RNAcentral holds the sequence, with entries from ENA. This is a predicted structure of a 363-nucleotide RNA (Bacterial RNase P class A) from a Lysobacteraceae bacterium. The coordinates come from a structure-prediction model, not an experiment, and the mean pLDDT is 78. It matches the Rfam family "Bacterial RNase P class A". By type it is a ribozyme. About the family: Ribonuclease P (RNase P) is a ubiquitous endoribonuclease, found in archaea, bacteria and eukarya as well as chloroplasts and mitochondria. Rfam links the family to the GO terms ribonuclease P activity, dimeric ribonuclease P complex and tRNA processing. NCBI's taxonomy places the organism under Bacteria, Pseudomonadati, Pseudomonadota, Gammaproteobacteria, Lysobacteraceae. It is recorded under the gene name rnpB.

RNA sequence: GGAGUCGGCCGGACAGUCGCGCCGCGCGCAAGCGCGUCGAGGAAAGUCCGGGCUCCAUAGGGCAGGGUGCCAGGUAACGCCUGGGCGGCGCGAGCCGACGGAAAGUGCAACAGAGAGCAAACCGCCGAUGGCCCGCAAGGGAUCAGGCAAGGGUGAAACGGUGCGGUAAGAGCGCACCGCGCGCGGGGCCAACGCCGCGUGGCACGGCAAACCCCACCCGGAGCAAGACCGAAUAGGGGAACGAUGGCGUGGCCCGCGCCGUUCCCGGGUAGGUCGCUGGAGCCGCGUGGCGACGCGCGGCCGAGAGGAAUGACUGUCACGCCGCGAGGCGUACAGGACCCGGCUUACAGGCCGACUCCAUUU
Numbered sequence: 001g002g003a004g005u006c007g008g009c010c011g012g013a014c015a016g017u018c019g020c021g022c023c024g025c026g027c028g029c030a031a032g033c034g035c036g037u038c039g040a041g042g043a044a045a046g047u048c049c050g051g052g053c054u055c056c057a058u059a060g061g062g063c064a065g066g067g068u069g070c071c072a073g074g075u076a077a078c079g080c081c082u083g084g085g086c087g088g089c090g091c092g093a094g095c096c097g098a099c100g101g102a103a104a105g106u107g108c109a110a111c112a113g114a115g116a117g118c119a120a121a122c123c124g125c126c127g128a129u130g131g132c133c134c135g136c137a138a139g140g141g142a143u144c145a146g147g148c149a150a151g152g153g154u155g156a157a158a159c160g161g162u163g164c165g166g167u168a169a170g171a172g173c174g175c176a177c178c179g180c181g182c183g184c185g186g187g188g189c190c191a192a193c194g195c196c197g198c199g200u201g202g203c204a205c206g207g208c209a210a211a212c213c214c215c216a217c218c219c220g221g222a223g224c225a226a227g228a229c230c231g232a233a234u235a236g237g238g239g240a241a242c243g244a245u246g247g248c249g250u251g252g253c254c255c256g257c258g259c260c261g262u263u264c265c266c267g268g269g270u271a272g273g274u275c276g277c278u279g280g281a282g283c284c285g286c287g288u289g290g291c292g293a294c295g296c297g298c299g300g301c302c303g304a305g306a307g308g309a310a311u312g313a314c315u316g317u318c319a320c321g322c323c324g325c326g327a328g329g330c331g332u333a334c335a336g337g338a339c340c341c342g343g344c345u346u347a348c349a350g351g352c353c354g355a356c357u358c359c360a361u362u363u
Base pairs, nucleotide, nucleotide: 001359002358003357004356005355006354007353008352009351010350012318013317014316015315016314017313018312020039021038023036024035025034026033027032041334045345046344048343049342050341051340052339053223054222055221056220065219066218067217068216069215070084071083072082073081074080085099086097087096088095089094100214101213105212106211107208108207122152123151124148125147126146129145130144132141133140134139160178161177162176163175164174165173179203180201181200182199183198184197185196186195187193227275228274229273230272237266238265239264240263241262242261246260247259248258249257250256282301283300284299285298286297287296288295289294319332320331321330322329323328
């Protein structure tokens, strides 16, 4: 100098003018006015997980259903994070992984292929043995029976790999090494784990569980329009008293039943209002334990709380980008709270900082 990896941060700045919202104070009968503080984000987004809070339900346990899934730790909790293991990718810094169980059961495997699960003879090899042909014989020949999974071919996958021996040809048939399984020991501060060693078994146990399933663990439901309090007008409900013993309806009539008046009392709901509402698993700094996620201690700080919904515009200077010879002009990403918090995911012009890797070069 070039190429890259990981982590953190900013994402226009300052001043002025006008305007908007909540709250506080003051003035005003009121409408409102004045002054002051504060006034979006790293994702406020998607609403995909996890919690707090609230109400309902609930003895305990089970079934069903759903979720999670290597191991350990962190956390209020998680499907998140950290560290580790294993596998894959990269020269590397690093990155990615639904990564439990297929020797419980059921099931699946398109196409190709002879054969796809306790397999198979299409091409091929052999034909020792029995039979056949030739030959007097020794022997030779073809391959009918039959043997063979070594070679070819198909496939994502064909019942370990390489070599030597062996054989008629072959084959873990035998052996050595590698691989694999099982057992033991060590390491990994526990664990995951062929990471290391020893022994043992010729190899049994092919793949798929983002197929059913099995195993382990977790999960009650609904959500701030949760929910709590105050509570009209009008209509309606319940009760008491009074009053003509009356009217109306039902019915042919009587009884019965229902409805109709005035006053008072009671409780429920609706409109509306208030609370919930933001000081919290909070933020910042220092110290401290830990590889780390994170924990603990001390000190400091208060940073939106509206309800048809405010957070904007302009001017000047500066920064950055683009255009222009120039004067100058244009633009400054993605996007905006609504009970709160922890994550994940997605969007994002441009820029800054730190650590590390690879290549080239100089000393």